[in-house]
A computed fold for a 72-nucleotide RNA from a Candidatus Uhrbacteria bacterium, annotated as transfer RNA. The prediction has a mean pLDDT of 83. RNAcentral holds the sequence, with entries from ENA.

RNA sequence: UGCGGGGUGACGCAGUGGCAGCGUGAGGGUUUCAUAUGCCCUAAGCCGGUGGUUCGAAUCCACCCCCCGCAA
Numbered sequence: 001u002g003c004g005g006g007g008u009g010a011c012g013c014a015g016u017g018g019c020a021g022c023g024u025g026a027g028g029g030u031u032u033c034a035u036a037u038g039c040c041c042u043a044a045g046c047c048g049g050u051g052g053u054u055c056g057a058a059u060c061c062a063c064c065c066c067c068c069g070c071a072a
Base pairs, nucleotide, nucleotide: 001071002070003069004068005067006066007065010024011023012022013021018055026042027041028040029039030038048064049063050062051061052060
C1' cells in the first nucleotide's frame, strides 16, 4: 500500500430495511438450617464516527477511526 473479515449492554454473540434480542455476569426476590443449583423480577445499548439513500437504517451507500487475517 492493496484485498478480505469484524466493531451491537460489563463480557461472548444473534439480528441483512419496519418494537434491539439471547447467554454469561450484576442487583433484588423465592426455595434451603445454610451455600450452591433451579425459578421469578429488575437495571444496563441513542448499535465505532460523520454524512447520504429511504416514509422508515444496527441493516443499504460513501468517507474516516479501531481490531484481526492474507498479499506485496